[in-house]
Predicted 3D model of a 69-nucleotide RNA (transfer RNA) from uncultured Thermodesulfobacterium sp.
Rfam family: tRNA. Its family is annotated with triplet codon-amino acid adaptor activity in the Gene Ontology. From the family's description: Transfer RNA (tRNA) molecules are approximately 80 nucleotides in length. It is annotated as a transfer RNA.
RNA sequence: GGGGGUAGCUCAAUUGGUAGAGCAUCAGGUUACCAAUCUGAUGGUUGCAGGUUCAAGUCCUGCCCUCCG
Numbered sequence: 001g002g003g004g005g006u007a008g009c010u011c012a013a014u015u016g017g018u019a020g021a022g023c024a025u026c027a028g029g030u031u032a033c034c035a036a037u038c039u040g041a042u043g044g045u046u047g048c049a050g051g052u053u054c055a056a057g058u059c060c061u062g063c064c065c066u067c068c069g
Stems, first nucleotide, its partner, number of pairs: 001068005008023004017054001025041005047063005
């Protein structure tokens, strides 16, 4: 100097406009049981603190952590 930080994990989120998916977890269906599969549910201070805006994960400022040079 540059990239990144969003659910327990891996990652999305268009021009700023109600934060989502898969896996995992829990419950149920199916099965003699388990696995597999199907349905549903739970789960978020979007790294921290400010600013702009009717409205910020997204824009601006400072800081922290991490990766690359």
The coordinates come from a structure-prediction model, not an experiment, and the mean pLDDT is 81. The sequence is in RNAcentral, with records from MGnify.